This is a predicted structure of a 477-nucleotide part of an RNA (small-subunit ribosomal RNA, 3' major domain) from an uncultured bacterium.

Context: one part of a larger RNA
RNA sequence: UGACGGGGACCCGCACAAGCGGUGGAGCAUGUGGUUUAAUUCGAAGCAACGCGAAGAACCUUACCAAAUCUUGACAUCUGACUGACAGUACUGAUAAACGGUAUUCCCUUCGGGGCAGUCAAGACAGGUGGUGCAUGGUUGUCGUCAGCUCGUGUCGUGAGAUGUUGGGUUAAGUCCCGCAACGAGCGCAACCCCUGCCCCGUGUUGCCAGCAGGUAAAGCUGGGGACUCGCGGGGGACUGCCGCGGAGAACGCGGAGGAAGGCGGGGAUGACGUCAAGUCAUCAUGCCCCUUAUGUCCUGGGCUACACACGUACUACAAUGGGAUGGACAGAGGGAAGCGAAGGAGCGAUCCGGAGCGGACCCCAGAAAGCAUCCCCCAGUUCGGAUUGCAGGCUGCAGCCCGCCUGCAUGAAGUCGGAAUCGCUAGUAAUCGCAGGUCAGCAUACUGCGGUGAAUACGUUCCCGGGCCUUGUACA
Numbered sequence: 001u002g003a004c005g006g007g008g009a010c011c012c013g014c015a016c017a018a019g020c021g022g023u024g025g026a027g028c029a030u031g032u033g034g035u036u037u038a039a040u041u042c043g044a045a046g047c048a049a050c051g052c053g054a055a056g057a058a059c060c061u062u063a064c065c066a067a068a069u070c071u072u073g074a075c076a077u078c079u080g081a082c083u084g085a086c087a088g089u090a091c092u093g094a095u096a097a098a099c100g101g102u103a104u105u106c107c108c109u110u111c112g113g114g115g116c117a118g119u120c121a122a123g124a125c126a127g128g129u130g131g132u133g134c135a136u137g138g139u140u141g142u143c144g145u146c147a148g149c150u151c152g153u154g155u156c157g158u159g160a161g162a163u164g165u166u167g168g169g170u171u172a173a174g175u176c177c178c179g180c181a182a183c184g185a186g187c188g189c190a191a192c193c194c195c196u197g198c199c200c201c202g203u204g205u206u207g208c209c210a211g212c213a214g215g216u217a218a219a220g221c222u223g224g225g226g227a228c229u230c231g232c233g234g235g236g237g238a239c240u241g242c243c244g245c246g247g248a249g250a251a252c253g254c255g256g257a258g259g260a261a262g263g264c265g266g267g268g269a270u271g272a273c274g275u276c277a278a279g280u281c282a283u284c285a286u287g288c289c290c291c292u293u294a295u296g297u298c299c300u301g302g303g304c305u306a307c308a309c310a311c312g313u314a315c316u317a318c319a320a321u322g323g324g325a326u327g328g329a330c331a332g333a334g335g336g337a338a339g340c341g342a343a344g345g346a347g348c349g350a351u352c353c354g355g356a357g358c359g360g361a362c363c364c365c366a367g368a369a370a371g372c373a374u375c376c377c378c379c380a381g382u383u384c385g386g387a388u389u390g391c392a393g394g395c396u397g398c399a400g401c402c403c404g405c406c407u408g409c410a411u412g413a414a415g416u417c418g419g420a421a422u423c424g425c426u427a428g429u430a431a432u433c434g435c436a437g438g439u440c441a442g443c444a445u446a447c448u449g450c451g452g453u454g455a456a457u458a459c460g461u462u463c464c465c466g467g468g469c470c471u472u473g474u475a476c477a
Base pairs, nucleotide, nucleotide: 001477002476003474004473005472007471008470010468011467012466013465015461016460019425020424021423022422023421026316027315029313030312031311032310033309034307035306042053043052064302065301066300070296073125077124078123079122080120081119082118083117084116088104089103090102091101092100093099106115107114108113127291128290130289131288132287136285137284138280139279140278141276143274148187149186150185151184152183153182154163155162156161167178168177169176193268194267195266196265198236199235200234201233202232203231204230208225209224212223213222214221239262242256243255244254245253246252318418322377323376324375325374326373327372334365335364336363339358340357344353345352346351384415389410390409391408392407393406394405395404431453432452433451434450435449436448437447
């Protein structure tokens, strides 16, 4: 100087407390461990691994296993000889496929040759998702969006170092004020950026419709209009600016006015010096080591989907604030050409026929759902709950046996609110309701977004956890 203390003082955080809803019990989905297996490819491991890499394993993917194949190779550059197309297309043979046979078809030219493609031979070499993340780059997590981490000069100390950065206030903040052997500065904080909340100006199509005219069963449907909504662009607005009180005539705090908004308005992006030899050699790159008729390559089938069990994360429930039936209401944000696919028709339905319109403020996906109104159920393992199983179908795709999703009929399991323990959340939040997107042929209870409805509680900081600052002790570095 740090680190540590079941030392002290001060402060903060959904840290506790106050509340609301969960997990832990059930069924199922998914990940992991374990076990099994020819293989169940590999990585991730307290917080910070476990719906994680994987934004989607039937083949492919695929790295694993079994069998079968090739050896300058599936891919790159170069040397020699040969061919003109051995590649594509058609036919065909064996087979599970990889593999082989036959036919056919190149370009430029100064006629030397060149380009391109292929074969053969020998090599140089290719190739490796093989090892090492404790050799590395890059990148990421984490403490933590915590308020810290440092430097120059000066001063102090023999020196390691100290000072500044401590102190008194204050702040979300090393934020600011005052003081002070310090005076300044840098990386962080804040601001500058984006979205959102109010207003104004400009611009009106595919958006809008107040007034005018036409028109309909109805309809911005038509003429038209720019008022309004809205889209796009530009600007204004909030700064403790004003008033009062407190405070040190400070920073600042509390209250008030005006205002759409008030003291950082709400949200996002943004992550200091560093820590964990943290993660990643399987995104990629890369040193070294290893394999080279195989640890490379190709293909068929299987596996990654196993199942006594254990754990994590979700979904659906156990019902009446509910379940069912009918009627009728209101979003936002997205996506669409090998695409979205309307009207109309068929089917109980999944879906099929159909093909308008739309590269989209125009058309489509598209019915939002909870909510509201009326009716049934009457507290039961039920008109709760939907697992499981049987049968019959649909869709995608070369192909749904292993191993997809959906529909109809039948079946109707556990489950009556969950032990010890444990998690999230302070407002348009929790809870609850649906919608969209990426991945994607098909496959979503996951993930990322979007809106609808919309709470309760916070006395307080004694205690648990994490953190900041000062101080004290130390046999630790």

RNAcentral holds the full RNA, with entries from ENA and SILVA.